[in-house]
RNA sequence: CAAGCGGGCCGGACGGUCGCUGCCGUUGUGCCGCAAGGCGCACCGGGGGAGGAAAGUCCGAACUCCGCAGGGCAGUGUGCCGGAUAACGUCCGGGACUGCAUCUUCAAGGAUGCAGGACGGCUAGUGCCACAGAGAACAUACCGCCUCGACGAAAGUCGCGGUAAGGGUGAAAAGGUGCGGUAAGAGCGCACCGCGGCGGCAGUAAUGCUGUCGGCAAGGUAAACCCCACACGGAGCAAGACCAAAUAGGCGGGAAUCGGCGGAGCAAUCCGCAGUGCAUGUCGGCCCGACGUGCCAAACCCGCGGGUAGGUUGCUCGAGCGCCGCAGUAAUGCGUCGCCUAGAGGAAUGACCGUCACUCCGGCGCAAGCCAGGGUACAGAAUUCGGCUUACAGGCCACUUGCUGA
Numbered sequence: 001c002a003a004g005c006g007g008g009c010c011g012g013a014c015g016g017u018c019g020c021u022g023c024c025g026u027u028g029u030g031c032c033g034c035a036a037g038g039c040g041c042a043c044c045g046g047g048g049g050a051g052g053a054a055a056g057u058c059c060g061a062a063c064u065c066c067g068c069a070g071g072g073c074a075g076u077g078u079g080c081c082g083g084a085u086a087a088c089g090u091c092c093g094g095g096a097c098u099g100c101a102u103c104u105u106c107a108a109g110g111a112u113g114c115a116g117g118a119c120g121g122c123u124a125g126u127g128c129c130a131c132a133g134a135g136a137a138c139a140u141a142c143c144g145c146c147u148c149g150a151c152g153a154a155a156g157u158c159g160c161g162g163u164a165a166g167g168g169u170g171a172a173a174a175g176g177u178g179c180g181g182u183a184a185g186a187g188c189g190c191a192c193c194g195c196g197g198c199g200g201c202a203g204u205a206a207u208g209c210u211g212u213c214g215g216c217a218a219g220g221u222a223a224a225c226c227c228c229a230c231a232c233g234g235a236g237c238a239a240g241a242c243c244a245a246a247u248a249g250g251c252g253g254g255a256a257u258c259g260g261c262g263g264a265g266c267a268a269u270c271c272g273c274a275g276u277g278c279a280u281g282u283c284g285g286c287c288c289g290a291c292g293u294g295c296c297a298a299a300c301c302c303g304c305g306g307g308u309a310g311g312u313u314g315c316u317c318g319a320g321c322g323c324c325g326c327a328g329u330a331a332u333g334c335g336u337c338g339c340c341u342a343g344a345g346g347a348a349u350g351a352c353c354g355u356c357a358c359u360c361c362g363g364c365g366c367a368a369g370c371c372a373g374g375g376u377a378c379a380g381a382a383u384u385c386g387g388c389u390u391a392c393a394g395g396c397c398a399c400u401u402g403c404u405g406a
């Protein structure tokens, strides 16, 4: 310098004028209070004020409320190995597979680098593989090839038989490449690759390498049903907490043994107890079971109707950020020191001017550069955090390969 890859960072800066807003403080002022002090308003001063994705709402949590807590069935999610993490479907490292590039092999194959992912199981079982094609998993002979026979001058045609190497159809045709062999062919035989059995070595493991035996039957599909392993309370800041205020603690329906025992009472009725009683709540759905509450006719459930919806809080100090050191291949962890960086409440964080930066077009100039004009992306907090995905003008850096130079 070029190509590749798609990893990291920035994503306008400075100054001035005016303006918005939260916190802190001085002064003044109004109200409350015995006082300390509190609440509000105004001016002034000081320090702050929107992202790498704030987006999507796809995962995971913190936090809040409900629950004392189970068993089974169904359901949902994840899915190679080892690690990281609060956790995750995320990340790091490794392994196999697939694709691309380069090199290598007669060829099939092999090696290296980069990238990718929904990467457990198809000899547990059940399905599906349309159309095309002869035939799609207990497969198959359409074209073709070969031996023999018949006809024919010949080309060729027909028939019995053999064949699955070549061609065709298809997403896929029942191991692949090469050599030999055969009438022609075929694992028919051999070598290599693949597959299977039995070992050995390396590795935490996934897996890899290697020896030996065997011509060798097991297609694809599980984001098909399913099987296996592991995991799984619900709802969500409109969660919740507090204060104030208001209305009609209204109306209708439900079920039962309208019961049992004891006590008081003249009686109506009242109190207590038990129960294989009834109602209801909780345990993600269902069942079982457990516990709680209430009742013996009330809570409760279902429905109708009415009132309030105002204020304060939750609300920003965090699994926080930065430099350095140590451990680790890394993700990350530990430690010393330093820092505090929005908190609105219908929703503030802005507007204008000038200079500079980057870039595009035009002009001048040998060049450096100068002049003039235009442009500067995606996009805005709303409880907070870790990820994933998507969008992004322009700039800087990193990695791999090649060329050139030192």
Stems, first nucleotide, its partner, number of pairs: 001402004007397004012356007020049002023046003027042006051378001055389002058387005063236004070288004075232005080094005095119001097116008120227002125225002127221003142167002144163003148159004175193006194216001195214008240313004250304005260273005275296001277295007320339003324335004357376004362371003